[in-house]
């Protein structure tokens, strides 16, 4: 400088155009002799940021951050 991956909840993780599972954390209740066990509820109007395209976008396209991997320069 050139090529490629990856970016979703705090944290790991599905999702593959039809409108955010699922785990552990974390709240909040029930049980309980006590809970650090076990059970019920709740937890992302939003997916790296800007933008397009589409009735519809995390999901497609575009430009840029950010981490990695590989090539290459330079000393």
């Nucleotide at each position: 400088a050139g090529g490629g991956g990856u970016g979703u909840c705090g944290u790991c993780a599905a999702g593959c155009g039809g409108u955010a599972a699922g785990a552990c954390a974390c709240a909040g209740g029930c049980c309980u002799u006590u809970g650090g066990a076990g059970c019920c509820u709740g937890c992302a109007u939003u997916c790296g940021u800007a933008g397009g395209u589409u009735c519809g976008a995390a999901u497609c396209c575009u430009a840029c951050c950010a981490c990695c991997c590989c090539u290459g320069c330079c000393a």
Record summary:
Model confidence (mean pLDDT): 81 of 100. Predicted 3D model of a 75-nucleotide RNA (transfer RNA) from a Pseudomonadota bacterium. The sequence was found in a public genome assembly. The organism belongs to Pseudomonadota, within Bacteria. Rfam family: tRNA. The family's RNA type in Rfam is transfer RNA.